[in-house]
RNA sequence: GAGUGUGGUAGGGGUUGCAAAAGUCAAUAGUAAUUCAGGAAGCUGGUUGCAAUGAACUGGAUGAAAGGGGCCUUUUGCCGAAGUUUAGUAAUUACCAAAUUACUAUGCUGGGACUGUAUUUAAGAAAUGCAGUACUGUCAUCUAAUAGGAACCCAACCUGUUAGAUGGAGCACUAUCUCACUA
Numbered sequence: 001g002a003g004u005g006u007g008g009u010a011g012g013g014g015u016u017g018c019a020a021a022a023g024u025c026a027a028u029a030g031u032a033a034u035u036c037a038g039g040a041a042g043c044u045g046g047u048u049g050c051a052a053u054g055a056a057c058u059g060g061a062u063g064a065a066a067g068g069g070g071c072c073u074u075u076u077g078c079c080g081a082a083g084u085u086u087a088g089u090a091a092u093u094a095c096c097a098a099a100u101u102a103c104u105a106u107g108c109u110g111g112g113a114c115u116g117u118a119u120u121u122a123a124g125a126a127a128u129g130c131a132g133u134a135c136u137g138u139c140a141u142c143u144a145a146u147a148g149g150a151a152c153c154c155a156a157c158c159u160g161u162u163a164g165a166u167g168g169a170g171c172a173c174u175a176u177c178u179c180a181c182u183a
Base pairs, nucleotide, nucleotide: 003181004180005179007177008176009175010174011173014079017078018077019076020075021074022073023072024070025069033062034061035060036059037058038057042050043049045096046095047094082109083108084107086105087104088103089102090101091100092099093098110136111135113133114132115131116130117129118128119127120126138168139167140166141165142164143163144162145161146160147159148158149157
């Protein structure tokens, strides 16, 4: 000096990268609820509970909110960012079921878009699972062109750039530092 490995540091993908918060807007919804009239025994997934001091249902009047959402804006944290299957633990909703939030273990996903389908939901919104279509970033291999190095006719070899084809995965990739090993 070339190389291999452990541990660290810093970066890039994208102008729709990922997530969170605030504001705003649409929708939830002319719904729930209240009230008037009719009506006359049911409503709730089950228990509990509510109901002749009038249930369900019908008509009129008044009329929300929470969760969720936007290729809306701003701010913050970041690049397994984050999401999700399964299982477990804890908390919340009167209890069970069910649902939501947080954590742990395990597996999957490079990234966003579009199409179809299923689930969730008020939702033709959005999200997630599965399948597909092209796009895009990264690494490897091969082919072609090209620049340089070394070499010194050519040719062959090494490094880089551009284009194309095939394939892989984020505990990756690029750069760099430390330590150890090495003919």
Lysine riboswitch aptamer from Firmicutes bacterium HGW-Firmicutes-12, 183 nucleotides, folded computationally. It was read from a public genome assembly, where an Rfam model found it. Rfam family: Lysine riboswitch aptamer. Rfam describes the family as follows. Riboswitches are metabolite binding domains within certain messenger RNAs that serve as precision sensors for their corresponding targets. Of the family's consensus pairs, 98% are formed in the model.